RNA sequence: CAAGUAGACCGGGUGACCGCCCCGACUUGAGUCGGGGAGGAAAGUCUGAACUCCACCGGGCAGGAUGCUGGGUAACACCCAGGAGGGGCGACCCUACGGAAAGUGCCACAGAAACAUACCGCCAACGGUCCCGAUGAAAAUCGGGAUGCGGGUAAGGGUGAAAUGGUGGGGUAAGAGCUCACCAGCGGCCGGGUGACCGGCCGGCUGAGCAAACCCCAUCUGGAGCAAGACCAAAUAGGGGGAUAUAAGGAUGCCCGGCCUUGUCCCCGGGUUGGUCGCUUGAUCCCGAUGGUAACAUCGGGACGAGAUAGAUGGUCACCGUCCUUCACUUGUGAGGGAUACAGAAUUCGGCUUAUAGGUUUACUUGGCCC
Numbered sequence: 001c002a003a004g005u006a007g008a009c010c011g012g013g014u015g016a017c018c019g020c021c022c023c024g025a026c027u028u029g030a031g032u033c034g035g036g037g038a039g040g041a042a043a044g045u046c047u048g049a050a051c052u053c054c055a056c057c058g059g060g061c062a063g064g065a066u067g068c069u070g071g072g073u074a075a076c077a078c079c080c081a082g083g084a085g086g087g088g089c090g091a092c093c094c095u096a097c098g099g100a101a102a103g104u105g106c107c108a109c110a111g112a113a114a115c116a117u118a119c120c121g122c123c124a125a126c127g128g129u130c131c132c133g134a135u136g137a138a139a140a141u142c143g144g145g146a147u148g149c150g151g152g153u154a155a156g157g158g159u160g161a162a163a164u165g166g167u168g169g170g171g172u173a174a175g176a177g178c179u180c181a182c183c184a185g186c187g188g189c190c191g192g193g194u195g196a197c198c199g200g201c202c203g204g205c206u207g208a209g210c211a212a213a214c215c216c217c218a219u220c221u222g223g224a225g226c227a228a229g230a231c232c233a234a235a236u237a238g239g240g241g242g243a244u245a246u247a248a249g250g251a252u253g254c255c256c257g258g259c260c261u262u263g264u265c266c267c268c269g270g271g272u273u274g275g276u277c278g279c280u281u282g283a284u285c286c287c288g289a290u291g292g293u294a295a296c297a298u299c300g301g302g303a304c305g306a307g308a309u310a311g312a313u314g315g316u317c318a319c320c321g322u323c324c325u326u327c328a329c330u331u332g333u334g335a336g337g338g339a340u341a342c343a344g345a346a347u348u349c350g351g352c353u354u355a356u357a358g359g360u361u362u363a364c365u366u367g368g369c370c371c
Base pairs, nucleotide, nucleotide: 001367002366003365004364005363006362007361008360009359010358012320013319014318015317016316017315018314020037021036022035023034024033025032026031027030039342043353044352046351047350048349049348050347051225052224053223054222056258057257058256059255060254061253063221064220065219066218067217068082069081070080071079072078083097084095085094086093087092098216099215103214104213105210106209119157120156121153122152123151126150127149128147129146130145131144132143133142134141135140165183166182167181168180169179170178184206186203187202188201189200190199191198192197229277230276231275232274239268240267241266242265243264244263247262284303285302286301287300288299289298290297291296321340322339323338324337325336326335327334328333329332
């Protein structure tokens, strides 16, 4: 210098004028002054919680979620560290990564066959048939040959994403883990590690794949959501119809038990559709120290940073930034033009995911060049 890998961060500034929401003070019925006023994602609403209501407590079934190990956390599907497998020359990245001898199911096309199958091929050891020879009176026996009919085989060819471990030697009628060596896998023992797992030795010889198909196993799991919900004011009516006493209803998938309530439940009709609280001080943020590889935890000090209810946080102008581009020359300046993103709080936090003009920065990798 070029190409990359993993992070961290910024994401406009100043002024003038006109406006908006909230809080405080002072005058007071409408103003003045002072203070605060979007984000890294406020987004998607995908997750985990806090909080609130469903009167309370418990059991079962169904359903759902998660799925290597160890830690972190209020909790998690998140984070950190590690293991295994895969990718990359490398920095590094990716992985729903429990179980396929519990059962069921699936496996396109091709192929004989996709889990118990033989298309081409190989085989004359066994059974059969035929021929020849020998012995024999014959039946038959023995020897040799032919045949792939029965049968044996799963080496080789061919199909496929995948064909019942791979390569080589021995062996055999031909073959085959049939046997041996090495490798892969499985099981046992020993050693290391908290563990996932790793290393060594021994053994027999191997049982396809798919669970992001049902399923099995382990762990967790009630529902609804701030338009939750509470209070005040206003309104109404004790309105009409129906169900129920061998009771009914109450947690919102279903069933059951306890317990609570006395009237309960359903439909129709009428009324109010205003205000206050919930509401922003919180698993909060910043700095430092200590412990820990880290996520994070503990301690000390400091800070207070929107709270509306049809929903404020804005608009215009000027100047300056930043980036791109054109031209000019005095080669780093000037002039002109263009661009300045994604987006926007509505109960609050922890995450994940997605969008984002342009820019800054740290560590590392590979290659080239110079000293």
Annotation: The prediction has a mean pLDDT of 76. Bacterial RNase P class A from Chloroflexi bacterium RBG_16_50_9, 371 nucleotides, folded computationally. Lineage of the source: Bacteria > Bacillati > Chloroflexota. The sequence is in RNAcentral, with records from ENA.